Predicted 3D model of a 73-nucleotide RNA (transfer RNA) from Procambarus clarkii.
Rfam family: tRNA. Rfam's curators write: Transfer RNA (tRNA) molecules are approximately 80 nucleotides in length.
Lineage of the source: Eukaryota > Arthropoda > Pancrustacea > Cambaridae > Procambarus.
Model confidence (mean pLDDT): 82 of 100.

RNA sequence: GCUCUCGUAGUGUAGAGGUUGUCACGUCUGCUUUACACGCAGAAGAUCCCAGGUUCGAGCUCUGGCGAGAGCA
Numbered sequence: 001g002c003u004c005u006c007g008u009a010g011u012g013u014a015g016a017g018g019u020u021g022u023c024a025c026g027u028c029u030g031c032u033u034u035a036c037a038c039g040c041a042g043a044a045g046a047u048c049c050c051a052g053g054u055u056c057g058a059g060c061u062c063u064g065g066c067g068a069g070a071g072c073a
Base pairs, nucleotide, nucleotide: 001072002071003070004069005068006067007066010025011024012023018056027043028042029041030040031039049065050064051063052062053061
């Protein structure tokens, strides 16, 4: 330099173009306990990497950038 894959809560992940973005772990608040842990109930936490295009409508489609990984040279 070229090609391919990926980028979504703190971490890991799901998500047929359509109403309110999923689950697990973690965090917080209650209950429980003499405490803690476990368990139970609830809550918060995402400008879906950035900028444009397409569309009535984009996490999803297209283009360019940025970043990570793999392959080739």